[in-house]
RNA sequence: AGAGUUUGAUCCUGGCUCAGGAUGAACGCUGGCGGCGUGCCUAAUACAUGCAAGUCGAACGGGAGAGCUUGCUCUCUAGUGGCGAACGGGUGAGUAACACGUAGGUAACCUGCCCUUCAGUUGGGGAUACCCAGAGGAAACUUUGGCUAAUACCGAAUAUGAAUUUUUCCCGCAUGGGAAUUGUUUAAAAGGAGCGUUUGCUUCGCUGAUGGAUGGACCUGCGGCACAUUAGCUAGUUGGUGAGAUAAAAGCCCACCAAGGCGAGGAUGUGUAGCCGAUCUGAGAGGAUGACCGGCCACAAUGGGACUGAGACACGGCCCAUACUCCUACGGGAGGCAGCAGUAGGGAGUUUUCGGCAAUGGGGGAAACCCUGACCGAGCAACGCCGCGUGAACGAUGAAGGUCUUAUAGAUUGUAAAGUUCUGUUAUAGAGGAUAAAUUGCGGGCUUAGGAAAUGAGGUCCGCUUGAUAGUACUUUGUCAGAAAGUCACGGCUAACUACGUGCCAGCAGCCGCGGUAAUACGUAGGUGACAAGCGUUAUCCGGAAUUAUUGGGCGUAAAGAGUGAGCAGGCGGCAGGUUAAGUUUGGAGUUAAAUUUAUGGGCUCAACCCAUAAUCGCUUUGAAAACUGGCCAGCUAGAGUACGGGAGAGGCAAACGGAACUCCAUGUGUAGCGGUGAAAUGCGUAGAUAUAUGGAAGAACACCAGUGGCGAAGGCGGUUUGCUAGUCCGAUACUGACGCUCAGUCACGAAAGCAUGGGUAGCAAAUAGGAUUAGAUACCCUAGUAGUCCAUGCUGUAAACUAUGAUAACUAGAUAUUGCCGCGAGGCAGUCUCGAAGCUAACGCAUUAAGUUAUCCGCCUGGGAAGUACGCUCGCAAGAGUGAAACUUAAAGGAAUUGACGGGGACCCGCACAAGCAGUGGAGCAUGUGGAUUAAUUCGACGCUACGCGAAGAACCUUACCAGGUCUUGACAUGGAGUUAAAGGCCCUAGAGAUAGGGAGAUAGUUAUAAUUCACACAGGUGGUGCAUGGUUGUCGUCAGCUCGUGUCGUGAGAUGUUAGGUUAAGUCCUGCAACGAGCGCAACCCUCGUCCUUAGUUACCAUCAUUCAGUUGGGGACUCUAAGGAGACCGCCAAUUUUAAGUUGGAGGAAGGUGGGGAUGACGUCAAAUCAUCAUGCCCUUUAUGACCUGGGCGACACACGUGCUACAAUGGUCGGUACAAUGAGAUGCAACACCGCGAGGUGAAGCCAACCUCUAAAGCCGGUCUCAAUUCGGAUUGGAGUCUGCAACUCGACUCCAUGAAGUCGGAAUUGCUAGUAAUCGCGAAUCAGCCAUGUCGCGGUGAAUACGUUCCCGGGUCUUGUACACACCGCCCGUCAAACUAUGAGAGCUGGUAAUACUCGAAGCCGUUAUCUUAACCCGCGAGGGAGGGAGACGUCUAAGGUAGGACUAGUGAUUGGAGUUAAGUCGAAACAAGGUAUCCCUACGGGAACGUGGGGAUG
Repeated sequence: AGAGUUUGAUCCUGGCUCAGGAUGAACGCUGGCGGCGUGCCUAAUACAUGCAAGUCGAACGGGAGAGCUUGCUCUCUAGUGGCGAACGGGUGAGUAACACGUAGGUAACCUGCCCUUCAGUUGGGGAUACCCAGAGGAAACUUUGGCUAAUACCGAAUAUGAAUUUUUCCCGCAUGGGAAUUGUUUAAAAGGAGCGUUUGCUUCGCUGAUGGAUGGACCUGCGGCACAUUAGCUAGUUGGUGAGAUAAAAGCCCACCAAGGCGAGGAUGUGUAGCCGAUCUGAGAGGAUGACCGGCCACAAUGGGACUGAGACACGGCCCAUACUCCUACGGGAGGCAGCAGUAGGGAGUUUUCGGCAAUGGGGGAAACCCUGACCGAGCAACGCCGCGUGAACGAUGAAGGUCUUAUAGAUUGUAAAGUUCUGUUAUAGAGGAUAAAUUGCGGGCUUAGGAAAUGAGGUCCGCUUGAUAGUACUUUGUCAGAAAGUCACGGCUAACUACGUGCCAGCAGCCGCGGUAAUACGUAGGUGACAAGCGUUAUCCGGAAUUAUUGGGCGUAAAGAGUGAGCAGGCGGCAGGUUAAGUUUGGAGUUAAAUUUAUGGGCUCAACCCAUAAUCGCUUUGAAAACUGGCCAGCUAGAGUACGGGAGAGGCAAACGGAACUCCAUGUGUAGCGGUGAAAUGCGUAGAUAUAUGGAAGAACACCAGUGGCGAAGGCGGUUUGCUAGUCCGAUACUGACGCUCAGUCACGAAAGCAUGGGUAGCAAAUAGGAUUAGAUACCCUAGUAGUCCAUGCUGUAAACUAUGAUAACUAGAUAUUGCCGCGAGGCAGUCUCGAAGCUAACGCAUUAAGUUAUCCGCCUGGGAAGUACGCUCGCAAGAGUGAAACUUAAAGGAAUUGACGGGGACCCGCACAAGCAGUGGAGCAUGUGGAUUAAUUCGACGCUACGCGAAGAACCUUACCAGGUCUUGACAUGGAGUUAAAGGCCCUAGAGAUAGGGAGAUAGUUAUAAUUCACACAGGUGGUGCAUGGUUGUCGUCAGCUCGUGUCGUGAGAUGUUAGGUUAAGUCCUGCAACGAGCGCAACCCUCGUCCUUAGUUACCAUCAUUCAGUUGGGGACUCUAAGGAGACCGCCAAUUUUAAGUUGGAGGAAGGUGGGGAUGACGUCAAAUCAUCAUGCCCUUUAUGACCUGGGCGACACACGUGCUACAAUGGUCGGUACAAUGAGAUGCAACACCGCGAGGUGAAGCCAACCUCUAAAGCCGGUCUCAAUUCGGAUUGGAGUCUGCAACUCGACUCCAUGAAGUCGGAAUUGCUAGUAAUCGCGAAUCAGCCAUGUCGCGGUGAAUACGUUCCCGGGUCUUGUACACACCGCCCGUCAAACUAUGAGAGCUGGUAAUACUCGAAGCCGUUAUCUUAACCCGCGAGGGAGGGAGACGUCUAAGGUAGGACUAGUGAUUGGAGUUAAGUCGAAACAAGGUAUCCCUACGGGAACGUGGGGAUG
């Protein structure tokens, strides 16, 4: 510090996810040691048991015990009394508050114990607990009578002082404070202990006061939270006066008076929450958190209350109410672990019913000492942090084993192991053995102050005395490598890869995504990587996230500018001067607790941990400065405004008027149609339409002018005239003097549709009706037609209300055009468009009318969907508008641009693509292939073009892969080992369908292991699967003209340019131009063949001349044909025209051939997961007495039917009969076979020649002549019967051919469709491969005869180039919308039902404080001799207040609810086809109506 993920790729926007750190954690696997920390986050749920607050006998009386010196000492203590129990410890429920933090205030306060200082401590009185004797009760406990003490209680004296009164003085920011003086009131324990002895002293106490310290109380400024779908709240409420209460100010309380107080800078309400120091994270600013430790607060089962006290409204106190638990003799009682342990419960989840007061601290005590679950320690737990270890060195045969592999040798595990040597941290056994201890007390010594002395107090020294942890830490000795490694990951992010298993299954997954038979992604193994006594997962927080943006974002099209204006509050504000000092800047002071953090240093062996020192952003206070901002004062004119003179304009409102057109009415003329459409029909018309003429009526809108024009804030505004009225521009002067800009809330305006009331209604026209179209057509088209459109008055308040661009101000090149005004003009000012500089932008684009550079203010945005929906509220007559979520779901949604592909987009071009022609196919019969169905099997493959006379250039057996049956198992075939052999092979016989099995003869030739056979194992074998694992080969687009690269340039980039443009070509062929210049694969050419000529060579070919023959037969010839080798020739080369001069094109000459001369071979980058595992090869899988091998027979040939490809025909351009002529390519020895004879013939018998330019196979159409005469025929030949031939072991299934007989359909073929542009189509025969034969009418070749037509590119199909749109990229066979049906999920409404919370009203009213009191009662004081009375107190009663409870109606909130609404999600459901291309009716927005649904239509608007 970044990375992954939207796309075919790119840039951007934008979300989601990851890598880091952290935790009081939990879970899974694993686990050696130590140190230091930490440990119920959930049920503030309920608690058994034990302990957690006592102490003092030096306050008091009594009691008990012990010791003996027998009247003393010591110990214990129930009770009275004192102090403490308000600390310490726990928890975080409540609390949004002066609760907390911080800074202040109290002249408005209190403070036990402690310290300082001062003064005092005198003299009396009456009770009571304990105890004794009774009573009640189960108990808890209660009660009556009697006795007694105090440092318990009560008067009195004294008064420095305090309170109050009088007078005087001083001081302060106000209330007020201080000093002196005067009168009144107000205190205590003659106590305890010690010493000394008496006049006492010392000490602990006690009383009053002063000051301090400590602790608290109250008040105030500021600070820290969510919701406005909580906007109004408040009656002691706000203030005053007076009284009361309190330690104290105050509505704290009360009486009276006034009517205030709080709130958009967020009151009130609701929800949530203890606050802070700090902790985690972060570069920081921030964000999150508030365990442990520390400070504050609150609470103690729930609620209320007071008492005591210095302090409480009290965790281990009291009273009451409520709930719960326990005891009970049913009458009544007891209790409160959120103290330490522990139990149950809850939960993913959190410890021992431990030791000790040795230390620190606390309470009591004079002290010893006692108490202390505070605390110090130990135990449990990898819960965290830190440290250590599980060994080190050498060691190659690179061991064995495992794994992998190209497979019998390698690679890896791996110096790893074994082995040798060494060490001993830790562990283990033994020995020694701490720091933490300082005190206190006792004994003794010295000393200080005072004292008559003693005790005592302070200081100091010596001795004795105190350790839970713990025989622990630590040290040391001995011994053994011995006892000690796991977890997660290994597709990318992200370090680390292979094998096997599985087969969209099982499973994984943080995101992207893996898995459908070769998974580096699942599971296992080996290996590797990372961390390590831990590792991984889950949860949560911060970070990354500039993804809420102060630092540090945006709003034309990605989410986002309010429809527009006016304008209060608020924010911001021109020039220059003075003043002030609030902001600002800069010094000083105080505070910012400790711990933490940071820095430095130090202590535990290091570290964690601990210790010390320093620093620490805030607030308060006090100085200084005066530039800037603010306040105040007085000015200026450049902003803004006013006046004056001109100007333009569909600016607004009202009234009046006008002509054209449409429709209707009346009348005339006139006759059969009109109207409408793609074509029609509905409709109108002989009752006279349409058309035409005249007259009239009514309503709405204003042609031309008219414009990229003008005006207005926007919506919007268009005939003419008049009236009223607003804004704006220009010009020149004068005036005011910052009066300005923006603007939450507020107010006003605001298209169309719509609503209400009343008018009006010509045309148009939702709805509706009818006609068409259609599969349907709730649409598009047509005919009608109502609301509405118009007017008036109200309402509504929304639009793609758009420049998708808020307002204002300043600045930053220009150019053209245009509107208004001014100027003689140059030009200036104010508007409106276009193009462009800098700059900006993701790009597109914007560009003085900014989307540039700045300033101010307002509005708005934060992934997509759910959703502008629900609920609530406000507005509205309604429709609806405004405000506006969540659950859930999802990894993208989106913007701009790029390359393709596509379009029922556009332009150009080509092709037997159409057109023009010729011949066909589709109908018939047959042949052949395919599908289907059939079958034991009908083997398999090929399926639009690019499968279907295809693989197959030959299925009777074989082939053969299929089926049935019979057989074999190292095998029919290959290699390797061992053994055997006159054996293998051939021949004969027997059984058998055969394979096979058994037997025999033979002994000649040749072979001696290279053959055959037997045995065992490695293995053979497979036309079994996968062409979607592959190689190779092939088809197709397409012989179409394209496909790319290097360098350069342009672009952020994908990419572009080149390759586009203008011409031209068969061609990206060539030329010209050009930010391109070149190059490659394709095109063309080079190759073969045909066409002309030449040279060379002539046998088996040829024969002109010369001989010769029946015959090129022979001699001869080398001219010709031909053969087969090599050359020539054609290049737009020449001429003319044309184009731009070029490329080229057109015409001509010459030439055998002319513009590629004809044909062939040759097939770019790529596409179709195209075809083939059955040509071959091959990975993997499967099979191994079978899916292998052999044999016989069958099948591949079957047959209702459908399709493709062909043959033969339907006849006279013909059939048939007779005669007669002319080829080329090829093939031939298991062959081709002349010729002769036989047979009607297929053929047979003989047989010459030929291993081929030699011999043979070997022509037909044509030509000549005869016949048939338009008929299912002398056409046509299927089918069938009979008889044969040939091949072959064998023609039944299942061959071809011949002869005789039979003589079917068919009379030119519907929709549709194929081939062909010249030696082509058509037609005629011939040959060959395969092959014993042949189902060949097929295929591949050969020659003979030999046409017609092309105006042309509108259309169909295919292709190429450019351009345009796109929501497509698996690329239109694309994408995609809505209803309905199904499953699941969350949610709204819902008659209601059940809870909760906070209030209100009324009622009831415990305990208790306070008040009153006429009833009862009463030791201390007073009066009184006494009796008695009084003051005061208590009880009871009454009253105010009041918790809980009850009743009532509402509010808010949670759960649930028959039914119901939409929403979301879910490989393969239904109906359509709305959107994306002109998406087939351009789309979208608002609104209204309608419709199964997408949607359609009307009105207005936008261009996206």
Small-subunit ribosomal RNA from Candidatus Alectryobacillus merdavium, 1504 nucleotides, folded computationally. NCBI's taxonomy places the organism under Bacteria, Bacillati, Bacillota, Bacilli, Candidatus Alectryobacillus. Its mean pLDDT, the model's own confidence on a scale to 100, is 83. Its Rfam family is "Bacterial small subunit ribosomal RNA".